Parts: sequence; C1' cells; structure tokens
RNA sequence: GGGGGUGUGGCGCAACGGUUAGCGCGACGGACUCAUAAUCCGCAGGUUCAGGGUUCGAAUCCCUGCGCCCCCA
Repeated sequence: GGGGGUGUGGCGCAACGGUUAGCGCGACGGACUCAUAAUCCGCAGGUUCAGGGUUCGAAUCCCUGCGCCCCCA
C1' cells in the first nucleotide's frame, strides 16, 4: 500500500428495518449468617465509535473518517 472482519452499559455478548435496545457476569441496596462466602430478592447503569446519506421509521442498509483484529504485498 491492497483486501476482509469488527466497534452496543464496567466486562463478555444478543437484538428480521418497526413495542420502552435485552441477557449473563460485575457494581450497589436488602434478606439469610455470630461473621464471610454461597444462595435468594431488589435496583442503577446505553444518546449502539464519529459525521453524513437512504427511509414513514436505522444499532441494523449505503458513504467517509477513526480504533482494533486477520490475510496479502
């Protein structure tokens, strides 16, 4: 330099173009315990990498840029 993949809560991942973007772990509060862990209950946390476009409607499709991973040179 060329090609491909990927970017979503603190972490790991879901989500056919259509309801209020969900799940697990973790954090926090409570129950239980002499206490801790385990277990159970509750709760908070996301402008879906940035900008633009298409559409009645975009996390999802298209374009550009940026980060990361892989292949080729």
RNAcentral holds the sequence, with entries from ENA. Transfer RNA from an Actinomycetota bacterium, 73 nucleotides, folded computationally. Rfam family: tRNA. The family's RNA type in Rfam is transfer RNA. Its mean pLDDT, the model's own confidence on a scale to 100, is 83.